[in-house]
């Protein structure tokens, strides 16, 4: 330099045009003499920018980052 893949919550991952979700983690309450465990509950997320569309996490383009291959 060229080609391909990935980017979603603090972490690991689903979701793939119409509500953003699970597990673990964090906060609060209950329980307990206390801790742990358990139960309930709350907050928090689509890498950035543009385009298409009534509507974009999803489709298209560019940029950035990571990984793989070729040279």
């Nucleotide at each position: 330099g060229c080609g391909g893949g990935c980017g979603u919550a603090g972490u690991u991952u689903a979701g793939u045009g119409g509500c953003a979700a699970a597990a673990c983690g964090a906060g609060a309450a209950c329980c307990u003499u206390c801790c742990a465990a358990g139960u309930u509950u709350u907050a928090g997320u689509c890498g950035c920018g543009a385009g298409u569309u009534c509507g974009a996490u999803u489709c298209u383009c560019g940029c950035c980052g990571c990984c793989c291959g070729c040279a």

Transfer RNA from Candidatus Kaiserbacteria bacterium RIFCSPLOWO2_01_FULL_54_13, 71 nucleotides, folded computationally. Its Rfam family is "tRNA". It is annotated as a transfer RNA. Its mean pLDDT, the model's own confidence on a scale to 100, is 82.